This is a predicted structure of an 80-nucleotide RNA (c-di-GMP-I riboswitch aptamer) from a soil metagenome. Of the family's consensus pairs, 95% are formed in the model. RNAcentral holds the sequence, with entries from MGnify. Model confidence (mean pLDDT): 86 of 100.
[in-house]
RNA sequence: GACAACGGCAAACUCGAAGCGAUUCGGGGGCGCAAAGCUACGGGUCUUGGACGCCUUUCCAAGACAGCCGGGCUACCGAA
Numbered sequence: 001g002a003c004a005a006c007g008g009c010a011a012a013c014u015c016g017a018a019g020c021g022a023u024u025c026g027g028g029g030g031c032g033c034a035a036a037g038c039u040a041c042g043g044g045u046c047u048u049g050g051a052c053g054c055c056u057u058u059c060c061a062a063g064a065c066a067g068c069c070g071g072g073c074u075a076c077c078g079a080a
Stems, first nucleotide, its partner, number of pairs: 001077001008033002013028006031067001037073003041070003044065008
């Protein structure tokens, strides 16, 4: 990051499975993505349990989300 090329990934929905849950995995399916590859480091959102509070709100612990944003690492092509 191109009206390029080889490709890649895979939203919603759906079928099956795991989990208290957020959600995740596999099949189908394609909304989209130049890192929509990996990473939980920072922020954010969400879940579970507990404490304060009992108008408002806050704190602690354990988790989830990378297709929420940022950071880190890696990667195909090679026009401007």